[in-house]
This is a predicted structure of a 102-nucleotide RNA (Purine riboswitch aptamer) from Bacillus suaedaesalsae. The sequence was found by an Rfam model in a public genome assembly. The coordinates come from a structure-prediction model, not an experiment, and the mean pLDDT is 77. It matches the Rfam family "Purine riboswitch aptamer". Rfam describes the family as follows. Riboswitches are metabolite binding domains within certain messenger RNAs that serve as precision sensors for their corresponding targets. Allosteric rearrangement of mRNA structure is mediated by ligand binding, and this results in modulation of gene expression. A class of riboswitches that selectively recognises guanine and becomes saturated at concentrations as low as 5 nM. In Bacillus subtilis, this mRNA motif is located on at least five separate transcriptional units that together encode 17 genes that are mostly involved in purine transport and purine nucleotide biosynthesis. For this family Rfam cites "Structure of a natural guanine-responsive riboswitch complexed with the metabolite hypoxanthine" (Batey et al., Nature, 2004).
RNA sequence: UUCAAUUAAACAUGAGUCCUUCAUAUAUCCUCGAAAAUAUGGUUCGAGAGUCUCUACCGGGUUACCUUAAAUGACCUGACUAUGAAGGCAGAGUCAAGCUAU
Numbered sequence: 001u002u003c004a005a006u007u008a009a010a011c012a013u014g015a016g017u018c019c020u021u022c023a024u025a026u027a028u029c030c031u032c033g034a035a036a037a038u039a040u041g042g043u044u045c046g047a048g049a050g051u052c053u054c055u056a057c058c059g060g061g062u063u064a065c066c067u068u069a070a071a072u073g074a075c076c077u078g079a080c081u082a083u084g085a086a087g088g089c090a091g092a093g094u095c096a097a098g099c100u101a102u
Stems, first nucleotide, its partner, number of pairs: 001016004018088008026056001030048006041066002050057001058078007
């Protein structure tokens, strides 16, 4: 917040939707193939594997490293998706409109 039921009205109740937090999965991780860049660079495409699991598998920053070659590393940070659980309260002020009473 919606529906149902109830009610003078409301609270409470049941079922759903949304949001937040926590937990689990997965480490937004790993492997392979192809193409591409080169210290102002370090990327792109495809496939595999990973989950009692559908989907996703990237972005940014810092730093190391590579003396021009084909290969990157470390750290920090950000979710999405699936499932489960808990929670989503109270008060004050101002303004406007409506209703009721005096």